[in-house]
Molecule: transfer RNA
Organism: Candidatus Pantoea edessiphila
RNA sequence: GGCGCGUUGGCAGAAUGGCGAUGCAUCGGAUUGCAAAUCCGGUAAUCCCGGUUCAAUUCCGGGACGCGCCU
Numbered sequence: 001g002g003c004g005c006g007u008u009g010g011c012a013g014a015a016u017g018g019c020g021a022u023g024c025a026u027c028g029g030a031u032u033g034c035a036a037a038u039c040c041g042g043u044a045a046u047c048c049c050g051g052u053u054c055a056a057u058u059c060c061g062g063g064a065c066g067c068g069c070c071u
Stems, first nucleotide, its partner, number of pairs: 001070007010024003018054001026042005047063005
């Protein structure tokens, strides 16, 4: 320098253009003699800019960061 892949809550991790799962953690409550476990409920996310579209995590272009391959 060229090519490919990845980037989603505090963490892990799904998501064939239409409502962004789930688990752990955290907060509140139930239960308990106290606690743990269990159950119920709540909070919380799409790397950035632009484009296409009625509608973008998803498609397209550029950029950033990380990983890998080639030279």